[in-house]
This is a predicted structure of a 1392-nucleotide RNA (small-subunit ribosomal RNA) from an uncultured Clostridiaceae bacterium. The prediction has a mean pLDDT of 84.

RNA sequence: GAUAGCGGCGGACGGGUGAGUAACGCGUGAGCAACCUGCCUCUAAGUGAGGGAUAACACAGGGAAACCUGUGCUAAUACCUCAUAACGUAUACUUGUCACAUGGCAGGUAUACCAAAGGUUUACUGCUUAGAGAUGGGCUCGCGUCCGAUUAGCUAGUAGGUGAGGUAAUGGCUCACCUAGGCGACGAUCGGUAGCCGAACUGAGAGGUUGAUCGGCCACAUUGGGACUGAGACACGGCCCAGACUCCUACGGGAGGCAGCAGUGGGGAAUAUUGCGCAAUGGGGGAAACCCUGACGCAGCAACGCCGCGUGAAGGAUGAAGGUUUUCGGAUUGUAAACUUCAGCAAGCAGGGACGAGUAGAAGACGGUACCUGAACAAAAGCCACGGCUAACUACGUGCCAGCAGCCGCGGUAAUACGUAGGUGGCGAGCGUUGUCCGGAAUUACUGGGUGUAAAGGGCGCGUAGGCGGGUGCCUAAGUCAGGCGUGAAAUGCCGGAGCUCAACUCCGGAACUGCGUUUGAAACUGGGCAUCUUGAGUGUCGGAGAGGGAAGCGGAAUUCCUAGUGUAGCGGUGAAAUGCGUAGAUAUUAGGAGGAACACCAGUGGCGAAGGCGGCUUUCUGGACGAUAACUGACGCUGAGGCGCGAAAGCGUGGGGAGCAAACAGGAUUAGAUACCCUGGUAGUCCACGCUGUAAACGAUGGAUACUAGGUGUUGGGGGUAUUGAGCCCUCCAGUGCCGGAGUUAACACAAUAAGUAUCCCACCUGGGGAGUACGGCCGCAAGGUUGAAACUCAAAGGAAUUGACGGGGGCCCGCACAAGCAGUGGAGUAUGUGGUUUAAUUCGAAGCAACGCGAAGAACCUUACCAGGGCUUGACAUCCAACGAAUCCUGCAGAGAUGCGGGAGUGCCGUAAGGAGCGUUGAGACAGGUGGUGCAUGGUUGUCGUCAGCUCGUGUCGUGAGAUGUUGGGUUAAGUCCCGCAACGAGCGCAACCCCUGUUGUUAGUUGCCAUCAUUUAGUUGGGCACUCUAACGAGACUGCCGUUGACAAAACGGAGGAAGGUGGGGACGACGUCAAAUCAUCAUGCCCCUUAUGUCCUGGGCUACACACGUACUACAAUGGCUGGGUACAGAGGGAAGCAAUACAGCGAUGUGGAGCAAACCCCUAAAACCAGCCUCAGUUCAGAUUGUAGGCUGAAACUCGCCUACAUGAAGGCGGAAUUGCUAGUAAUCGCGGAUCAGCAUGCCGCGGUGAAUACGUUCCCGGGCCUUGUACACACCGCCCGUCACACCAUGAGAGUCGGUAACACCCGAAGCCUGUAGCUUAACCGUAAGGAGGGCGCAGUCGAAGGUGGGAUCGAUGAUUAGGGUGAAGUCGUAACAAGGUAACC
Repeated sequence: GAUAGCGGCGGACGGGUGAGUAACGCGUGAGCAACCUGCCUCUAAGUGAGGGAUAACACAGGGAAACCUGUGCUAAUACCUCAUAACGUAUACUUGUCACAUGGCAGGUAUACCAAAGGUUUACUGCUUAGAGAUGGGCUCGCGUCCGAUUAGCUAGUAGGUGAGGUAAUGGCUCACCUAGGCGACGAUCGGUAGCCGAACUGAGAGGUUGAUCGGCCACAUUGGGACUGAGACACGGCCCAGACUCCUACGGGAGGCAGCAGUGGGGAAUAUUGCGCAAUGGGGGAAACCCUGACGCAGCAACGCCGCGUGAAGGAUGAAGGUUUUCGGAUUGUAAACUUCAGCAAGCAGGGACGAGUAGAAGACGGUACCUGAACAAAAGCCACGGCUAACUACGUGCCAGCAGCCGCGGUAAUACGUAGGUGGCGAGCGUUGUCCGGAAUUACUGGGUGUAAAGGGCGCGUAGGCGGGUGCCUAAGUCAGGCGUGAAAUGCCGGAGCUCAACUCCGGAACUGCGUUUGAAACUGGGCAUCUUGAGUGUCGGAGAGGGAAGCGGAAUUCCUAGUGUAGCGGUGAAAUGCGUAGAUAUUAGGAGGAACACCAGUGGCGAAGGCGGCUUUCUGGACGAUAACUGACGCUGAGGCGCGAAAGCGUGGGGAGCAAACAGGAUUAGAUACCCUGGUAGUCCACGCUGUAAACGAUGGAUACUAGGUGUUGGGGGUAUUGAGCCCUCCAGUGCCGGAGUUAACACAAUAAGUAUCCCACCUGGGGAGUACGGCCGCAAGGUUGAAACUCAAAGGAAUUGACGGGGGCCCGCACAAGCAGUGGAGUAUGUGGUUUAAUUCGAAGCAACGCGAAGAACCUUACCAGGGCUUGACAUCCAACGAAUCCUGCAGAGAUGCGGGAGUGCCGUAAGGAGCGUUGAGACAGGUGGUGCAUGGUUGUCGUCAGCUCGUGUCGUGAGAUGUUGGGUUAAGUCCCGCAACGAGCGCAACCCCUGUUGUUAGUUGCCAUCAUUUAGUUGGGCACUCUAACGAGACUGCCGUUGACAAAACGGAGGAAGGUGGGGACGACGUCAAAUCAUCAUGCCCCUUAUGUCCUGGGCUACACACGUACUACAAUGGCUGGGUACAGAGGGAAGCAAUACAGCGAUGUGGAGCAAACCCCUAAAACCAGCCUCAGUUCAGAUUGUAGGCUGAAACUCGCCUACAUGAAGGCGGAAUUGCUAGUAAUCGCGGAUCAGCAUGCCGCGGUGAAUACGUUCCCGGGCCUUGUACACACCGCCCGUCACACCAUGAGAGUCGGUAACACCCGAAGCCUGUAGCUUAACCGUAAGGAGGGCGCAGUCGAAGGUGGGAUCGAUGAUUAGGGUGAAGUCGUAACAAGGUAACC
């Protein structure tokens, strides 16, 4: 020095974790006179004399091991005996004093009992006893401490007492006995959840949430039980037992406990190094050196948080390149970059180098770290967002896909919302997401909400507990207020300062910690006590009102039935009918009788009652309210959780009763159906008695009480006053019951002394919709069911009031060829034409109720043409640019269906600086052309329609929180929102009307191509002449309800009349408000985007758009005599058109037409009338009607009439005899009817647009149909009734309930077993110290027994969860099925 052992002290501290715990566990404040406290400090006293062992060690033995046993030896501050003791302890007596009861403290007397240890060396350190302190603990108590009442009763050591035991100590802590208590709606018990606090987060605060880090307390240490040792434990790294698990084993038996620090596995979305050091701080041991210390100090890992710093600074415009975008000009990224100069803080390098270390000295893990100096060097940016909230926008891609999304919501071909890019915004070594908590949220409302209709007043009363409560005086001091004292740990937070370069961080000081306790005081208010008062409340006396309640009796009308009479064929019932009743005599009517139920008139927003409710009359019993009075009591009051009672109708039980009515049921109707509405019957029930049920839209959707706060007007009951009395009237008071209304309130509607106003008190109830007043559980009920009353899941709304519209099988007023009255039609026939459908190679496309369908198309044989087949072209049929060549252009041959291809010939122009240029053609290259391809739901423009309907709006003002209203409604009137009057409106705009055009009368001007009265002339206004007339075309006049009368409101206006060409907008046209229909058109045109590019472009030939079983629309022609025919006659227009044109006279032809050509660019010439009228024939027929169809022969246009034109002549001669249901147009120069012209166009018209000729009938009127306008009403509609919306069924998915059961968890209970161990007992065994000479004894140990006792076992219950064939309802889902319940009078008012 190391190590084993004996001995001492420490392993009860420090470190970890939060399972348990709802508890004196924690927090806070008290108490212990009911306690303990090793080490530490102080004080007093002492430390004397002896004894016997035992580890280690040695030997022997057992065991695989762990370890154990035996024999022998030895020491101590280990152990034992004795002495000495009191101020110690115990008992008894006693004195003083204190206190909150037991009692405490100090002292005295007596008796009994108990101590010690030495070591090293001269000074310390130990040891023993006693007292005191400090520290740490133990126990007790007040107050506070989560959720559930679908947990309401719990409790036998339970509550208390007496005694004993036990403990450090009080105590049922334990035991014996006695008593029968104790806890609980102020929430016991039970169930669930949870460590508590200082504090942290949030919030203006009050609160809400949390309990990581740091600090205090508690509990736990593999699970459960137990004690031992010790000052302290029932002990994390101690012991014993039981259970589970892991490991070792020789199978006999043993070992173990990271919720210490690292580390591993597992689980998981996820959380670090098997590091350095005891240098500092702290702890233990030691006299000390020193040892131990994963406490701790440091380092490592992680942007996990907080803080600081950086990624450079200045200059730099051709505003580079690139990117993005573009209106192709540009813009933007952007001074950004490049580039120049500078700085040097990152890393790295080099040199120096700490504080932390106090002291006499030594000692630094961090660490050669921080820091300082030096040189060189630009080194390091991302994330999210960009529709609104919310700062920030474009392009492309995608096309209800892919996707986004916090809420609203984006995406279906132009996405600022998806994805990408550019740009921009925000933050920045971070950014965004997710989760959780608080806030916003006054959305649980103490601060600080509500309940008529949004969720919400109990159906109503009586009343218990509780809450709240009138005036005065005195006392008190619990609440309250003020001062002092104690405490409210530290840390945190706040304020002031200090230290790290700053900050984060740390340190110092202060205030604060809003609390609790204690003490002193105040006495207004609340509470308590005493006394007193009368106004609240009650009693008494007098009075009248009333469908208030119970019981008994009585009455008349009516319905029904029975009997009898009269009487005869119907009655009854309905929208209309039928079922039903009736010739066996109904209904009707008369008389008599029976029976039950209900009480007409009076009767009234009248009365009474707490509500439900109460209605003939009389009697009786009985409750309440009201008025008057002021005699009595003297706050006796208000409200009212639980509780008790009452409580419509329906329903239930028992027994009656039963006329009428009438669920169910039956029949008849209605209907698509009709389990309904309507009708005929009809049973429970409705009625009575007794009992139950206990609910209603039990409503005023409005709890009760008290007080206060403008009025007006009714009504019921009572009183007072005025008046000489009465009736009456008037004034007034009280109590009830209505209406109107101011302030105020209210989201509005509304309420408004009967409040929903202003206040106080008490109770009940609400907290998004659905699920659901459901399930489960409890209670009640005979049952039906009632009461209490969730959750999962699901939605982003549900709801109230009011507004504007729209709508109604709501109302009122009014208009329109809307109906009615008429006329003519359509629908039937044939044809034409358009459409659908079908067909086709194609039958191009569009238009689709009115408002598509003779529409785009004012004219498809080719062309048109977009379609189809075939043949061609590819910078193209067309435009611009470039290059080369060639003038352009004209004539012509061959092939071909043609496009086209291959050739031939003629021709050489214009300008010109002589280079070239312009125009045209050919060829070539590429930019580009081209598209009747798509989208009318991307658009412009244009158009239709409601509708020529009378409406639609604005400014200012006013009203309303607002949406909005007013104006614009009302009374009249009009064609009209036209005008008048009134009016919180006053004005204005777009519409209406007027202004414009045509037409109707007339004047003036002007007379050619027009006209002709007079004069002349002629076949002829032909010519002279004339411009009066007609006419033409420019300007005027005229008509305005202006005049008269009546009506009306002295108005607007209406009616009648006069005059006038015209009379009440004279007739017609143009003209179409705000808007609606995503109305129509991308094929008129224009145009965004998309698509095609040897084709979806373009050229050509031929075909198609012209098809044809059929259906529809629009027209034409007819069916005939009001007509048809004539190769009989004879008149009268207007408006247009005409040069590649209209074309006359004439001639030819039956005719279409042809020949020919006068005239005319037109008031000049031409196209150019028919019906009507006159005459004749036809005589009611499928005809002398009708003309389809077909044949033949012709004509015209055109390159060309086959598919596929028009016309003519002759012949042919179909259907059709006035049209079912239904439906259209028209109110006057209209309908009807007759012809004429024009556009398009080579030709083609029954269509369209115009023109004139002839020319009616009818309208009583607004009930009905349709459309529209205004006012009003209801609404669950707002895509606006073609709206909305309910339930079953079917399918899919989801969660839940029930369910024969099955499985598991939890906490108790009863019994069994009973480990370790403490305690008690002790017959057996055993035993060094003491006593005894000895025998033996005292004491101890082992063993055994007993009480208690964990785990375990058994049992029946409780409770929670999972699961279960099947089953029930619920929710959600796209277009499913059936009906139509609700919203309008929802087509039967709806609802409880």